[in-house]
Description:
FMN riboswitch aptamer (RFN element) from an Elusimicrobiota bacterium, 145 nucleotides, folded computationally. Its mean pLDDT, the model's own confidence on a scale to 100, is 79. NCBI's taxonomy places the organism under Bacteria, Pseudomonadati, Elusimicrobiota. It was read from a public genome assembly, where an Rfam model found it.

RNA sequence: UUUUGUCUUCAGGGUAAGGUGAAACUCCUUAACCGGUGGUUACAGCCCACGAGGUCCGAUGUAAAUCGGACCAGAUCCUGUGAAAUUCAGGGGCCGACGGCAAAGAGGCGCAAGUCUCUGACAGUCCGGAUGAAAGAAGCUUUUU
Repeated sequence: UUUUGUCUUCAGGGUAAGGUGAAACUCCUUAACCGGUGGUUACAGCCCACGAGGUCCGAUGUAAAUCGGACCAGAUCCUGUGAAAUUCAGGGGCCGACGGCAAAGAGGCGCAAGUCUCUGACAGUCCGGAUGAAAGAAGCUUUUU
């Protein structure tokens, strides 16, 4: 320096006030804050790809589950500098998976206790799956050149 494994550790951040209302940290208004991993001649939430999440199919398995494949799930422009930037500087703009969130109102049945149906409130920052998993990163060690 190249290659083949094993093990250990690490691996997601962030909100307030006012208004409406029966009810809102979810809606409206105004301000604020956050941004996984690898790549990219120069540094990325919005260029390419991946992971977490959901659905379907297949294989193994008594089952739990594991592995593989497919699909779904977001967002960018201008100017400047420069050899090179949608990545830097300046200025505008945009995005953010899945599930959940009470008492309230109306109607029906019943002597009553109660019971049934419908309506109502919507999340990047709240709660949850998750003290999880993972893209990967670091280190020890092993094998090969």